Transfer RNA from an Armatimonadota bacterium, 72 nucleotides, folded computationally. Taxonomically the source falls in Armatimonadota (Bacteria, Bacillati). The coordinates come from a structure-prediction model, not an experiment, and the mean pLDDT is 80. Its Rfam family is "tRNA". Rfam classes the family as a transfer RNA. The sequence is in RNAcentral, with records from ENA.

RNA sequence: GGCCCCAUAGUCCAGUGGUCAGGACGCGGGCCUUUCAAGCCUGAGGCACGGGUUCAAUUCCCGUUGGGGCUA
Numbered sequence: 001g002g003c004c005c006c007a008u009a010g011u012c013c014a015g016u017g018g019u020c021a022g023g024a025c026g027c028g029g030g031c032c033u034u035u036c037a038a039g040c041c042u043g044a045g046g047c048a049c050g051g052g053u054u055c056a057a058u059u060c061c062c063g064u065u066g067g068g069g070c071u072a
Stems, first nucleotide, its partner, number of pairs: 001071007010025004018055001027043005048064005
């Protein structure tokens, strides 16, 4: 240099044109407890960036950035 894969919450992982973007751990509040832990209830928090297609994009296409792999 060429080709391929990945980027979703603090962390790990689902989702793949329309529905509220969901789960686990973690974090805040409450219940319970003499207190803590555990348990139960509840809340906050996210689609890497720019453009395109579409009535509608996290999802499809192009580019950029970052990470990984193969190859010369």